[in-house]
A computed fold for a 389-nucleotide RNA from a Rhodospirillales bacterium, annotated as Bacterial RNase P class A. It matches the Rfam family "Bacterial RNase P class A". Rfam's curators write: Ribonuclease P (RNase P) is a ubiquitous endoribonuclease, found in archaea, bacteria and eukarya as well as chloroplasts and mitochondria. The prediction has a mean pLDDT of 76.

RNA sequence: CCAGACGGCCGGAUGGCCGCUCUUCAUGCGAAUGGAGGGAGGAAAGUCCGGGCUCCACGGAGACACGGUGCCGGGUAACGCCCGGCGGGGGCGACCCCAGGGAAAGUGCCACAGAAAGCAAACCGCCCCGGUCGAUCGGUUCCGCCAAUCGGCCCGGGUAAGGGUGAAAGGGUGCGGUAAGAGCGCACCGCGCCUCCGGCAACGGCGGCGGCAGGGCAAACCCCACCGGGAGCAAGACCAAGUAGGGACGGCGCGCGGUUUCGGCCGCAGGCGGGUCUUCGCGCCGCUGUCCGGGUAGGUCGCGCGAGGCGUCCGGCAACGGGCGUCCCAGAUGAAUGGUCAUCGCCCGGAAACGGGAACAGAACCCGGCUUACAGGCCGUCUGGCAUU
Numbered sequence: 001c002c003a004g005a006c007g008g009c010c011g012g013a014u015g016g017c018c019g020c021u022c023u024u025c026a027u028g029c030g031a032a033u034g035g036a037g038g039g040a041g042g043a044a045a046g047u048c049c050g051g052g053c054u055c056c057a058c059g060g061a062g063a064c065a066c067g068g069u070g071c072c073g074g075g076u077a078a079c080g081c082c083c084g085g086c087g088g089g090g091g092c093g094a095c096c097c098c099a100g101g102g103a104a105a106g107u108g109c110c111a112c113a114g115a116a117a118g119c120a121a122a123c124c125g126c127c128c129c130g131g132u133c134g135a136u137c138g139g140u141u142c143c144g145c146c147a148a149u150c151g152g153c154c155c156g157g158g159u160a161a162g163g164g165u166g167a168a169a170g171g172g173u174g175c176g177g178u179a180a181g182a183g184c185g186c187a188c189c190g191c192g193c194c195u196c197c198g199g200c201a202a203c204g205g206c207g208g209c210g211g212c213a214g215g216g217c218a219a220a221c222c223c224c225a226c227c228g229g230g231a232g233c234a235a236g237a238c239c240a241a242g243u244a245g246g247g248a249c250g251g252c253g254c255g256c257g258g259u260u261u262c263g264g265c266c267g268c269a270g271g272c273g274g275g276u277c278u279u280c281g282c283g284c285c286g287c288u289g290u291c292c293g294g295g296u297a298g299g300u301c302g303c304g305c306g307a308g309g310c311g312u313c314c315g316g317c318a319a320c321g322g323g324c325g326u327c328c329c330a331g332a333u334g335a336a337u338g339g340u341c342a343u344c345g346c347c348c349g350g351a352a353a354c355g356g357g358a359a360c361a362g363a364a365c366c367c368g369g370c371u372u373a374c375a376g377g378c379c380g381u382c383u384g385g386c387a388u389u
Stems, first nucleotide, its partner, number of pairs: 001385010012344007020039008041360001045371002048369005053232004058281007066228005071085005086100001087098004101223002106221002108217003123163002125159004130154007138146002171189006191210004196205003236301004246292007255268005270285004308327008346357004
């Protein structure tokens, strides 16, 4: 200097004038006026996860359905998130990716091609037995015949090393062996099991034994382990106002016993109580379907002090946790941040003057994450390459 990987930050600043909104103080009967202070994000987005919070007379235990997660350890309020490791894959590397438990519980699928894609099998090929034809050489009584070798064809047998097909073909490479071959035997790799060692563990390593062997897909059904009530701020609470505590048609309960001053009380049964069932406890006395009709759609709260921000120290590889200090940082409800001027800053073009441009994008209960979008710029660490010293 070039290329790359990972992480972080900014994404305008300052001032003047005018305009908006919230909090608080003062004045004011009120409207309002004035002072002080605050006022959209790194994603506010998607609504994909996890919670806090609110409500439901439901709560404890167990099971099922449904849904979710899926190596190990740690973090966290929790998670499907984050950190660190293990295993596998990609990359020269820094690093990146993985829907990462189980295929020997069962079912299912692997198109086409190919002989064959689940218990095997033979298309081309190789070898052998037999038959037949031809050639060569030798023997012979020189005709025929016999024997040997080579080649072609047919039948039968052996074979899965070589070739072909395919994403994948019953381990791979090499040597020996064989009629030709084959883990048939051997060496190494690979696979399975076992002892020991290291590690909390996932797992790794040395060694030994074995069989030379049960393909892939479970983001296929499934099996295993773990987790999970339901709704949700349009939740909900209060105030005010107002009607009709409305009507019709159904379904299941509305029962039994004791007592009574005959009003009622007690016990049992039955039904209901935010996925279903069982059980224990508690509460209620009814539960439930369809249709018609009426009132309110107003105000206040919920609504901003938090699993809070920033700085620093300690512990930890880290995520993160703890101590100390400091700060308060939007609360609207037809929708608040705008307009204008000047200067400076950034980017592009230009010698300059000057001209042009500025991304994704607006809270609505709030946090922790993930995912997606983003013009331009800055910083740090690391990797590879080139050059110079």